[in-house]
RNA sequence: UCCUUAUCAAGAGCGGCGGAGGGACAGGCCCUGUGAUGCCCGGCAACCUGUAGCGUAAAAGCUGCAAGGUGCUAAUUCCUGCGGAACAAAGAGUUACCUGAGUAACUCUCCGAAAGAUGAGGC
Numbered sequence: 001u002c003c004u005u006a007u008c009a010a011g012a013g014c015g016g017c018g019g020a021g022g023g024a025c026a027g028g029c030c031c032u033g034u035g036a037u038g039c040c041c042g043g044c045a046a047c048c049u050g051u052a053g054c055g056u057a058a059a060a061g062c063u064g065c066a067a068g069g070u071g072c073u074a075a076u077u078c079c080u081g082c083g084g085a086a087c088a089a090a091g092a093g094u095u096a097c098c099u100g101a102g103u104a105a106c107u108c109u110c111c112g113a114a115a116g117a118u119g120a121g122g123c
Base pairs, nucleotide, nucleotide: 002122003121004120005119006118007117008116013041015040016039017038021031022030023029025081026080027079028078042073043072044071047069048068049067050065051064052063053062054061077115082112083111084110085109091108092107093106094105095104096103097102
């Protein structure tokens, strides 16, 4: 690098160092000198190991703890990117036309996939 599998709507600092960029990709939309990314410390969670209890013929499984290995610590994986369902009415937004009221097009919801991230296995 690739393959398999599970999860991705919850949770987590008013700390220190350090200085400009960051949110995987594209388009949006955001965060950022009231200091980003990163490192340290703290924290969250419980995927693997460990451990206690329940459970079983043995397993599986369930509930705790959080010592070890990872992980995570803005926004749902920030949203959309492909396919399907719905799309009556009402409402909202954007754009174009027209300026007088208005007319037209698109979007607003749900499900799945893909892609991505992380864990645990495998080659």

SAM riboswitch aptamer (S box leader), 123 nucleotides, folded computationally. The model forms 97% of the base pairs in the Rfam consensus.